[in-house]
Context: one part of a larger RNA
């Protein structure tokens, strides 16, 4: 000297980025943070407005609306977001392997989607219950569930021929057996054809466009699992181990494996530090520093782990799942005492705990997620605003003139020096803050609505790209930024002067009262303690602790 998620004093004008519970992974009021699909599907409200009867009390129809709440069903809900306990371990890093593996959504090819079936929620009726919730009856629909056909390059077993091989097998092909699927929904249509029909039509068969669906091969992505070697300190931790090491066999798994079992051998690991103990997420980075090294690991990204604490597992392609789910512990909470309900390491925000860390804010404009043919809806992700000198970077608190060197303070050898061009006092500029409310972006692509070509089509429906016009969408915000008004007004501290170390004098005080990073300072002239003039660094900051190199 640098550096900081920092703190503390004394100060504090005004912007642009940035950052902010290092402590108790301590408890948590309250509100939000995960939904979507009515083009899958059965049923279906109300208010309110219209029409029709009317005993004037209603009733009945249409509209509200295929809305709103709620259900069955599909896909998200393993993403995004938080932490940093835990864990020294194939956790991370990095190189590799997987001839030991899976991959929804998404792309591109091939093929195909026949034919039947029986529930069940919601609804209804009935019954327990303080509630949370539950149980019987009965009605019902699907792209919910279930049979029967189909069946190839799938998959299983035999087999031909072949390539390669890590000697296990693997991949191409011949052939034979056996085995596994499917779901429709929507728009549009001239002619034919069936059914209804009130003869206006309506339904469907058929033709067609789009969204699905069902197998198979590829890809794209992502994940699984296995090695090399790399990854803190203690030997005042020296020996450890029984599913422990191998082996056969089998079970699980997508998949290899003692992962798990049976039976067999007896092995295996360790001064190249095994076992134990302690400490601690790892990296990319980031701080120092000529470098080598040394400390670090917060924001950001990459990966791990956990989700009140322990234990399981179900759904799924994918979890042993923060805002599922079951058992159990600990705590809080209702409770009609029988029983229930809870999990902010999500985003604000509350108590604690600490030297010490913000708003119960705005919007989904825009960027990325999910969901849906799209409209669009949902998002505390994220965009933005507050709030804080916590940090960086910038700007400004005036500029010019102005000596009789005024007053006034200090000093003083009393002449007189100094604060000092400093102020006054002239001339001016107008940055910021203020004020006006005058102009005003950019972030917008999307999307609808017409139009141009082109595609699919039998088709001048429709559908999909497309050209070009028109309409629309901004949280921030009338923000930046412009511009005008006014007028030096409104804006300077902090430490530090004895030597390191830049800066001196007086007065007070008398080993006191104090300072002090170190060496020291103070016992009557203290440049070292208090003040005061002065002056010396820095500056919206300046200092002090901490903590690094």
């Nucleotide at each position: 000297g640098a550096a900081c998620g920092a703190a503390c004093g004394c100060u504090g004008g005004c912007g642009g980025c940035g950052u902010g519970c290092c402590u108790a992974a301590c408890a948590c009021a309250u509100g939000c943070a995960a939904g979507u699909c009515g083009u899958a599907c059965g049923a279906g409200a109300a208010a309110g407005u219209c029409c029709g009867c009317u005993u004037c009390g209603g009733c009945g129809g249409a509209u509200g609306a295929g809305u709103a709440a709620a259900g069955u069903g599909g896909c998200g809900c393993a993403c995004g977001g938080g932490u940093g306990a835990g864990u020294a371990a194939c956790g991370c890093g990095u190189g590799g392997g997987u001839a030991a593996u899976c991959u929804a959504c998404c792309c591109u090819c091939g093929u195909g989607a026949c034919u039947g079936g029986g529930a069940u929620a919601a609804c209804u009726c009935g019954c327990c219950g303080a509630a949370a919730g539950g149980c019987g009856a009965g009605c019902u629909a699907a792209u919910a569930c279930c049979g029967g056909a189909u069946a190839u390059u799938g998959u299983c077993g035999u087999u031909u021929g072949g390539a390669c091989c890590a000697a296990g097998g693997u991949c191409c092909u011949c052939a034979c057996g056996a085995u596994g699927a499917a779901a429709g929904g929507u728009g549009g249509g001239g002619a034919u054809c069936c059914g209804c029909u009130u003869c206006g039509g309506c339904g469907g068969a058929c033709c067609u466009g789009c969204c699905g669906c069902a197998c198979g091969a590829g890809g794209a992505u992502g994940a699984g699992c296995c090695c090399g070697c790399g990854u803190c300190c203690c030997a005042u931790u020296a020996g450890c181990u029984a599913g422990u090491u191998g082996g056969u066999g089998g079970g699980g798994u997508a998949a290899u494996g003692g992962c798990c079992c049976a039976c067999c051998a007896a092995g295996g690991c360790g001064a190249c530090g095994a076992u134990g103990g302690g400490u601690a997420g790892c990296u990319g980075g980031u701080c120092u520093g000529a470098g080598a090294g040394g400390a670090u690991g917060g924001c950001c990204a990459g990966c791990c782990a956990c989700a009140c604490u322990g234990g399981c597992a179900c759904u799924g392609a994918a979890a042993c799942a923060c805002g599922g789910g079951c058992c159990a512990g600990a705590c809080u909470c209702c409770u009609a005492c029988g029983g229930g309900a809870g999990g902010c390491a999500g985003c604000a925000g509350u108590g604690a705990g600490g030297a010490a860390u913000c708003u119960u804010g705005c919007g989904c404009a825009a960027u990325g997620g999910g969901g849906g043919a799209a409209a669009c809806c949902c998002u505390g992700a994220c965009g933005c605003a507050g709030c804080g000198a916590c940090g960086c970077c910038g700007c400004g608190u005036g500029a010019g003139c102005g000596a009789u060197g005024a007053a006034g303070g200090c000093c003083u050898u009393c002449g007189g020096g100094u604060c000092g061009u400093a102020a006054a006092g002239c001339u001016c500029u107008g940055u910021c803050a203020g004020g006006u409310g005058g102009g005003a972006a950019g972030a917008a692509a999307c999307g609808c609505c017409g139009u141009u070509g082109g595609g699919u089509g039998a088709a001048u429906a429709g559908c999909c790209c497309u050209u070009c016009g028109g309409c629309c969408u901004g949280a921030c915000g009338g923000u930046a930024c412009c511009a005008c008004c006014a007028g030096a007004g409104g804006a300077a501290g902090c430490a530090c002067c004895g030597g390191c170390c830049a800066a001196c004098u007086c007065c007070g005080u008398g080993c006191c009262a104090g300072c002090a990073g170190c060496c020291g300072c103070g016992g009557u002239a203290a440049u070292a303690c208090g003040g005061a003039g002065g002056g010396u660094g820095c500056a919206a900051g300046c200092g002090u602790u901490g903590u690094u190199c």